[in-house]
RNA sequence: UGCUGUCAAUAGCAAACCCGCCGCAAGACGGGGACGCAAAGCCAUGAGUCCUCCAAGGGAUUGUCAGGUUGCCGAA
Numbered sequence: 001u002g003c004u005g006u007c008a009a010u011a012g013c014a015a016a017c018c019c020g021c022c023g024c025a026a027g028a029c030g031g032g033g034a035c036g037c038a039a040a041g042c043c044a045u046g047a048g049u050c051c052u053c054c055a056a057g058g059g060a061u062u063g064u065c066a067g068g069u070u071g072c073c074g075a076a
Base pairs, nucleotide, nucleotide: 004074005073012037013036017032018031019030020029022027035063041069042068043067045066046065047064048061049060050059051058052057
């Protein structure tokens, strides 16, 4: 440096649920809480799912997957 994530260490994130709050909704945010996560860091680019809508369209989700990009540790 590349591959890799069965070991160890350090640090991190935080599902369901509850409370507050915003939104027509999907859902977002804050606090509590941990089911899990080696990118569960970041980006709605592609697909999926969901909401709204007569439709066109608009929106949500990266903790559904792919892709892009950055990064901690170190057993073999």

c-di-GMP-I riboswitch aptamer from a Clostridia bacterium, 76 nucleotides, folded computationally. The organism belongs to Clostridia, within Bacteria. The coordinates come from a structure-prediction model, not an experiment, and the mean pLDDT is 84. It matches the Rfam family "c-di-GMP-I riboswitch aptamer". Rfam's curators write: GEMM was predicted in a large-scale screen for bacterial structured RNA regulatory elements.